RNA sequence: UGCCGGAUGGUGUAACGGCAGCACUAGUGACUCUGAAUCACUCAGUCCAGGUUCGAAUCCUGGUCCGGCAG
Numbered sequence: 001u002g003c004c005g006g007a008u009g010g011u012g013u014a015a016c017g018g019c020a021g022c023a024c025u026a027g028u029g030a031c032u033c034u035g036a037a038u039c040a041c042u043c044a045g046u047c048c049a050g051g052u053u054c055g056a057a058u059c060c061u062g063g064u065c066c067g068g069c070a071g
Base pairs, nucleotide, nucleotide: 001070002069003068004067005066006065007064010024011023012022013021018054026042027041028040029039030038047063048062049061050060051059
């Protein structure tokens, strides 16, 4: 330098263009003499900027970062 892949709550991981879900963590409450476990509820996310579309995490363009291959 070229090519390929990836980026989603604090962490991990889903989501054929149509409400962004699950698990763990955290918080509150119930239960308990106290704690653990269990149960209920809550908080919190699509890497960035544009474009296409009635509608974009998803498609297109550019960028940032990470990984791989070639030289």